[in-house]
RNA sequence: UCACGAUAAUGGCAAACUUGUCGAAAGGCAAGGACGCAAAGCUACAGGGCCUUCUUGACUAGUCGUCAAAUGGCAGCCAGCUACCGAA
Numbered sequence: 001u002c003a004c005g006a007u008a009a010u011g012g013c014a015a016a017c018u019u020g021u022c023g024a025a026a027g028g029c030a031a032g033g034a035c036g037c038a039a040a041g042c043u044a045c046a047g048g049g050c051c052u053u054c055u056u057g058a059c060u061a062g063u064c065g066u067c068a069a070a071u072g073g074c075a076g077c078c079a080g081c082u083a084c085c086g087a088a
Stems, first nucleotide, its partner, number of pairs: 004086002012037002017032006035076001041081003047078002049074003055069005
C1' cells in the first nucleotide's frame, strides 16, 4: 500500500414504532426509541434496481375507474467515491 475484520481501543450511526411537522403520494425533517450497521459516511438525469403518481397521456358517455409515464423519492438493495482503528 492492497485486501481482511477481534468477544481489542476511541468514537459514530439509528430500523420498527410513537409524537410533531412538510408533502398528492412515495418519502423527508425534528424529538423520543434501538432492529441492526466496519462505511448504516457522501453520491439519485447523465450505472442497475425499487417505491410513488399531484400532473400529463390513453381507454371510457363520464369529472368515477383502469392503464402508462418521473421531472418526485429510496444510499439501511446492488454499485461508485472517500475515510477511523489494527488482533489473526
The RNA shown here (c-di-GMP-I riboswitch aptamer) has 88 nucleotides and comes from Paenibacillus ginsengihumi DSM 21568. Its mean pLDDT, the model's own confidence on a scale to 100, is 86. The sequence was found by an Rfam model in a public genome assembly. The model forms 95% of the base pairs in the Rfam consensus. It matches the Rfam family "c-di-GMP-I riboswitch aptamer". About the family: GEMM was predicted in a large-scale screen for bacterial structured RNA regulatory elements. Taxonomically the source falls in Paenibacillus ginsengihumi (Bacteria, Bacillati, Bacilli, Paenibacillaceae).